[in-house]
RNA sequence: UGCAGAGUAGGACCUUGUGCGUUAAGUGCCGUGUGAACGGGGAGUUGUCACACGGACGAAAAGUUUUCUUGCGGUACAAGGUUCGCAUCCCGCUGCC
Numbered sequence: 001u002g003c004a005g006a007g008u009a010g011g012a013c014c015u016u017g018u019g020c021g022u023u024a025a026g027u028g029c030c031g032u033g034u035g036a037a038c039g040g041g042g043a044g045u046u047g048u049c050a051c052a053c054g055g056a057c058g059a060a061a062a063g064u065u066u067u068c069u070u071g072c073g074g075u076a077c078a079a080g081g082u083u084c085g086c087a088u089c090c091c092g093c094u095g096c097c
Base pairs, nucleotide, nucleotide: 002096003095004094005093010084011083012082013081014080015079016078017077018076019075020073021072022071029055030054031053032052033051034050035049036048040091041090042089043088061070062069063068
């Protein structure tokens, strides 16, 4: 100098557990605003996530008989597993030449 590679946050799915709702919140969709994170270092988006407000849409209950059971919800959180994985740029790291 060239070539190849590793590694994060996090995302998705599955399982288990504990909750919440089933008197409809939540999830998903749209808009506005605020904030956060984004390989070891630096920069960092039109991408990602969280929160607040507003808008549109919208549901599965049954048994028991009085407080539980079985369901249902693109439901919340935690643990485990599988899988994907720095938007991108520069430097660094490992191997080979």

The prediction has a mean pLDDT of 76. The RNA shown here (THF (Tetrahydrofolate) riboswitch aptamer) has 97 nucleotides. The sequence was found by an Rfam model in a public genome assembly. Rfam family: THF (Tetrahydrofolate) riboswitch aptamer. From the family's description: Tetrahydrofolate (THF) riboswitch was first reported for Ames et al. as an RNA motif in 5' untranslated (5'-UTR)regions of folate transport and biosynthesis genes in Firmicutes genomes. On this family, see Trausch and Batey, Chem Biol 2014: "A disconnect between high-affinity binding and efficient regulation by antifolates and purines in the tetrahydrofolate riboswitch".